Predicted 3D model of a 72-nucleotide RNA (transfer RNA) from bacterium CG2_30_40_12. RNAcentral records the identical sequence in 5 taxa. RNAcentral holds the sequence, with entries from ENA. Rfam family: tRNA. Rfam classes the family as a transfer RNA.
RNA sequence: GAGUCCGUGGCUCAACGGCAGAGCGCCUUGUUCACAUCAAGGAGGUUGAAGGUUCGAUUCCUUCCGGGCUCA
Numbered sequence: 001g002a003g004u005c006c007g008u009g010g011c012u013c014a015a016c017g018g019c020a021g022a023g024c025g026c027c028u029u030g031u032u033c034a035c036a037u038c039a040a041g042g043a044g045g046u047u048g049a050a051g052g053u054u055c056g057a058u059u060c061c062u063u064c065c066g067g068g069c070u071c072a
Stems, first nucleotide, its partner, number of pairs: 001071007010024004018055001026042005048064005
């Protein structure tokens, strides 16, 4: 340099155009002498960036940024 895949809470990942979710983690309360487990509740996201299409975009298109793999 070319091809291809990926980028979404702290981490790992869903959501095939119509309210952004789950598990783990974190916080609070209960339970316990205490911790853990368990139960209930809560916080935490400009969906990598900028544009375009659309009534409506995490999703489709373009460019850019970052990463993985293959080739040169």